Annotation:
The part of an RNA shown here (small-subunit ribosomal RNA, 3' major domain) has 474 nucleotides and comes from an uncultured bacterium. RNAcentral holds the full RNA, with entries from ENA and SILVA. Its Rfam family is "Bacterial small subunit ribosomal RNA". The coordinates come from a structure-prediction model, not an experiment, and the mean pLDDT is 85.
[in-house]
Context: one part of a larger RNA
C1' cells in the first nucleotide's frame, strides 16, 4: 500500500421488511447430468453452465456411427495435352460414382495466339468442426451503470509511498459547495443521441370528416378544421414564491404547467478482476493427419431411458367451465407471397377466385361484455395416454413432423424443507406479430388489451461504496 475480520462509523440496492404472483408436489415440453449405445458429435459447469451456442437435427444441416466408394481430391493457383460446355435418352447401382448413345461446337483476333469452361495426366500443393482459449487477435460474460480509476507539476517522507481523492455539508453520482500544501488535468458520472408524453408550424394521399350534399358503406363530390402520418421548432431551468441551510451547494412545500426536481424507457459499461468463455463464426502461432484425422454417398444417430436436477407450459376449477350473441388494439409481415368473397367438408383443409409490390388489398385478436346451462362432484374440472379415420408440407413423415375429427379420459383436491420475480401502466392476466423456416414454438425477440397490492423501517440475511481500526496474511 492492499486484502481480510462472526471490528467500528456513515450510506446505498426488490438486499431484508410490507405486499402480490410463482417454483419446489402432478402431467407434459425443453436443456443438463447419469446410464445405455455401433454412434447417442462437440462445447458451456456457483452467482456469471443447464428453452445456453441451436433465429427452428426426417434427408440436408452434421461435425458422430455402420456400410459402399474417391486419392491433385468437393475448393484455390501454376504446367502439359485434348476438347466447347451444357442438355437429352438409356444400362447398372441402395445412392454417389461409372458405362453407352445422341445433339451442339463459345468469346477476342487477319493469323499466330490468348481468355472462359470441361476432360485426362504429373507434381508443387489443396484439405482437416484434428489438439492447445494456459501461445494469441477479435468478440463476449461478470463485478456493475457500481462511482470509482489515474496523471502532470509542487510539497512531505531515507524509502515503499503519501498528499491531491481526506475533512464539514450535499447528491443518483469523485454531483456540487465550503475548507485544506496543494494547484490543475484525463478516463468514468452527467449532458450531447434515440424513443414516449404537451404545443406550434410545414405537408394532405393511400389517412381523416366538423360544416354542405350523397351512400349499404368516408362510398362519391367537396374540404384539410380534427385524428393521424413525418419533417422542423418550442417546452423544464429549482426558472418563480415561501421556509430550512453557512449569505453556499442544496433540501422541503406551493403556484403555474401536458410534464417538476435525472419526467418515463433505451442506447451508452472507466482502470481493472475471474490464466472467466470461445482455436466448432472468423482470423492466427505451434503441434499433429496426408490412399487419411481429407473428400463423396446410402442408411442410422444427435429424438435412446431405471433415474436425478434446471427452465417452462397446462391444470387442480364457480373471480370457473360450456353454448350462443357479439365489440374494441398495437408492433409487424406479404409476389415461388398474403389471400377477401363464394362453393365442398363436422373439421384440419381443398376447389374456385377478386384485390394487393401495399397508410390503398390481405394476414387479423383474445381476455372483457350480454343471455342461458352446469351446483362443488375427480364433476359439463383437468387434459396426459392410447385406438381408428383423415389433412398439410416435403423425393421421402417407420425410426422421427405439425394439424383435424370421433372414441379413450391418467396423474392432479394448490404442493415438505427450501427458493424466485416484481415498486406502476409495474406485477398479475389476455391474446397478436416477427425472425429463422418447405414443414415444425409450450422457446426467443417485440407488440398492444385489462390492470392491482405494499414499502413502518434499515436491527437482521446477501451484494456494494467511503472513512477508520487490528493483523503473525501478500
Nucleotide at each position: 500500500u492492499g486484502a481480510c475480520g462472526g471490528g467500528g462509523g456513515c450510506c446505498c440496492g426488490c438486499a431484508c421488511a410490507a405486499g402480490c404472483g410463482g417454483u419446489g408436489g402432478a402431467g407434459c415440453a425443453u436443456g443438463u447430468g447419469g446410464u445405455u449405445u455401433a454412434a447417442u458429435u462437440c462445447g458451456a459447469c456457483g452467482c456469471a453452465a443447464c428453452g445456453c451456442g441451436c433465429a427452428g437435427a426426417a434427408c440436408c444441416u452434421u461435425a458422430c456411427c455402420a456400410g459402399g466408394g474417391u486419392u491433385u481430391g468437393a475448393c484455390a493457383u501454376c504446367c502439359u495435352g485434348c476438347g466447347a460446355u451444357c442438355g437429352c435418352c438409356u444400362c447398372u447401382u441402395a445412392a454417389u460414382a461409372g458405362g453407352g448413345g445422341u445433339u451442339u461446337u463459345c468469346c477476342c483476333g487477319c493469323a499466330a495466339g490468348g481468355g472462359a469452361c470441361g476432360c485426362a495426366g504429373a507434381g508443387a500443393c489443396a484439405g482437416g468442426u484434428g489438439c492447445u482459449g494456459c501461445a494469441u487477435g477479435g468478440c463476449u460474460g461478470u463485478c456493475g451503470u457500481c462511482a470509482g480509476c489515474u496523471c502532470g507539476u509542487g510539497u512531505c517522507g531515507u524509502g515503499a509511498g503519501a498528499u491531491g481523492u481526506u475533512g464539514g455539508g450535499u447528491u443518483a453520482a469523485g454531483u456540487c459547495c465550503c475548507g485544506c500544501a496543494a494547484c490543475g488535468a484525463g478516463c468514468g458520472c452527467a449532458a450531447c443521441c434515440c424513443u414516449c408524453g404537451c404545443c406550434u408550424u410545414u405537408a394532405g394521399u393511400u389517412g381523416c370528416c366538423a360544416u354542405c350534399a350523397u351512400u349499404c358503406a368516408g362510398u362519391u363530390g367537396g374540404g384539410c378544421a380534427c385524428u393521424c402520418u413525418a419533417g422542423a421548432g418550442g417546452g423544464a431551468c429549482c426558472g418563480c414564491c415561501g421556509g430550512c441551510g453557512a449569505c453556499a451547494a442544496g433540501c422541503c412545500g406551493g403556484a403555474g404547467g401536458a410534464a417538476g426536481g435525472u419526467g418515463g424507457g433505451g442506447a451508452u459499461g472507466a482502470c481493472g478482476u475471474c490464466a472467466a468463455g470461445u482455436c466448432c463464426u472468423c482470423a492466427u502461432g505451434g503441434c499433429c493427419c496426408u490412399u487419411a484425422c481429407a473428400c463423396c454417398c446410402u442408411g442410422g444417430g444427435c429424438u435412446a431411458c431405471a433415474c436425478a436436477c434446471g427452465u417452462g407450459c397446462u391444470a387442480c376449477a364457480a373471480u370457473g367451465g360450456c353454448a350462443g350473441u357479439g365489440a374494441c388494439a398495437g408492433u409487424g409481415g406479404g409476389c415461388a407471397g398474403c389471400c377477401a368473397g363464394c362453393c365442398a367438408g363436422c373439421g384440419a383443409u381443398g376447389g374456385u377466385g377478386a384485390g394487393c409490390u401495399a397508410a390503398u388489398c390481405c394476414c387479423a385478436a383474445a381476455a372483457a361484455a350480454c343471455u342461458g346451462c352446469c351446483c362443488c362432484a375427480g364433476u359439463u374440472c383437468a387434459g396426459a395416454u392410447u385406438g381408428u379415420a383423415c389433412u398439410c408440407u416435403g423425393c421421402a413423415a417407420c425410426u422421427c413432423g405439425a394439424g383435424u375429427a370421433c372414441a379413450u379420459g391418467a396423474a392432479g383436491g394448490u404442493g415438505g424443507a427450501a427458493u424466485c420475480g416484481c415498486u406502476a401502466g409495474u406485477a398479475a392476466u389476455c391474446g397478436c406479430a416477427g425472425a429463422a423456416c418447405a414443414g415444425c414454438a409450450g422457446g426467443c425477440u417485440g407488440c398492444g388489451g385489462u390492470g392491482a397490492a405494499u414499502a413502518c423501517g434499515u436491527u437482521c440475511c446477501c451484494g456494494g461504496g467511503c472513512c477508520u481500526u487490528g493483523u503473525a496474511c501478500a